[in-house]
Molecule: transfer RNA
Organism: Elusimicrobiota bacterium
């Protein structure tokens, strides 16, 4: 330099162009327990950036950044 993959709460994932972006974990408010812990039951936190297509974009397209891997 050139390809290909990925980027979504704190961390690990999902989400075939439409619904309130969901789950588990890991944080929190109650309940239960002599106390912790389990357990039940609320809560609060996300789509890297900027542009473009669409009525509608995490999801196609484009540059950019950031990381993994191949080639030279």
């Nucleotide at each position: 330099g050139c390809c290909c993959c990925c980027g979504u709460g704190g961390c690990u994932c999902a989400a075939g162009g439409g619904a309130u972006a969901g789950a588990g974990c890991g944080c929190u408010g109650g309940u239960c327990c002599g106390c912790u812990a389990a357990a039940c039951u609320g809560g609060a936190g996300a789509u890297c950036c900027g542009g473009g297509u669409u009525c509608g974009a995490a999801u196609c397209c484009c540059g950019g950044c950031g990381g993994g891997g191949g080639c030279a």